[in-house]
Context: one part of a larger RNA
RNA sequence: UUAGGUCUAAAACAUUCGUAGCUGGUUUUGUAAGUUCUUUGUGAAAUUGUUGCACUCAAUGCAACAGCGUGCAAGGGAGACUGCAAGACUAGAGACCGGGAGACGUAAGGAGUACAUUCAAGGUAGCGGUAAAAUGUUUUAAUCUUGGAUGGACUGACAAUGGCGAAGGCACCUUACGAGAACGGAUCUGACAGUGAGGAAUGAAGGCCCGGGGCGCAAAAUGGAUUAGAUACCCAUGUAGUCCGGGCAGUAAACACUGAUUACUAAACAUUGUGCCUUCCUCGAGAGGGUGCAGUGCUGAAGGGAAGCUGAAGAGUAAUCUACCUGGGGAGUAUAGCCGCAAGGCCGAAACUU
Numbered sequence: 001u002u003a004g005g006u007c008u009a010a011a012a013c014a015u016u017c018g019u020a021g022c023u024g025g026u027u028u029u030g031u032a033a034g035u036u037c038u039u040u041g042u043g044a045a046a047u048u049g050u051u052g053c054a055c056u057c058a059a060u061g062c063a064a065c066a067g068c069g070u071g072c073a074a075g076g077g078a079g080a081c082u083g084c085a086a087g088a089c090u091a092g093a094g095a096c097c098g099g100g101a102g103a104c105g106u107a108a109g110g111a112g113u114a115c116a117u118u119c120a121a122g123g124u125a126g127c128g129g130u131a132a133a134a135u136g137u138u139u140u141a142a143u144c145u146u147g148g149a150u151g152g153a154c155u156g157a158c159a160a161u162g163g164c165g166a167a168g169g170c171a172c173c174u175u176a177c178g179a180g181a182a183c184g185g186a187u188c189u190g191a192c193a194g195u196g197a198g199g200a201a202u203g204a205a206g207g208c209c210c211g212g213g214g215c216g217c218a219a220a221a222u223g224g225a226u227u228a229g230a231u232a233c234c235c236a237u238g239u240a241g242u243c244c245g246g247g248c249a250g251u252a253a254a255c256a257c258u259g260a261u262u263a264c265u266a267a268a269c270a271u272u273g274u275g276c277c278u279u280c281c282u283c284g285a286g287a288g289g290g291u292g293c294a295g296u297g298c299u300g301a302a303g304g305g306a307a308g309c310u311g312a313a314g315a316g317u318a319a320u321c322u323a324c325c326u327g328g329g330g331a332g333u334a335u336a337g338c339c340g341c342a343a344g345g346c347c348g349a350a351a352c353u354u
Stems, first nucleotide, its partner, number of pairs: 004325003007308002012322001014202004021195003025089007033082002035078008048066007092192001093189003096185003104178007111155002115151008126137002163170002207248006216242002221237004259321006267299001269297012303310002327354003337346003
């Protein structure tokens, strides 16, 4: 390279946006670059085939014809498909309008219980902790009860197999400012689309820098136990950190271990949003039944699969584009480069071994 693959065997970038590239809806006319037919020229010889001739035969040589040379150039046609140019369309896409749904984001304000500290009052000998203990705490009055103040963190029930978000993620209430999706309408644009190498942005926890804050929890550390030992599991303390503001970092079992988009292909059930039809009604933003679209789940026919399983958001049938894989170890190591304050990240071998 051809080919085969990527849920679990090696392999889908953490996620999105998007440049180049690649791919691209219906229709008309033109063009003739790709495509296709044809003609001419050229495409060395040897080699190959057929026939004939010549070395006594053969190998071999010579001649003619054919073939090969898969190509290139020029001329003339064709006009389906692809391209290009011009025009038209509305099924894709986008805009607009309508009423709803949502822990979507940012900022501000407010609230709640618990916890800790502290003050006051009551009250007296233990409290705490464990399998059992001890360290610890307490007559300088603890633990406990009641009331007040202060502080930081968090947001019970509702809560769901539920919702929203590209992913990470998002949950007390209110307000302000933003964003997206679904449904319905069919007013507008008229292919404006899909994917996406490089690139950019976002990206849990932990970590780093500067400044605040520090209730609880708690790496490190200390003590008490356990044990043969116990640098652990258990207990008592406890610093970074966890929280806030501003920057850096850029990784996770960042998982559904499943790239994005489009079309088609049985059903059943549950549930969320929205539209329509219908029954009841206490006429309520009410209750029920049916159905369309869009999601979230759970069974499952066909199909697929090595099986487990999957099965309309496929791992089915097809199409386009991207990323990645090619035995195990060495190794996500070394080296060079780029990025970072550092920690480290990205890219990423070989010898050797089996």
Molecule: small-subunit ribosomal RNA, central domain
Organism: metagenome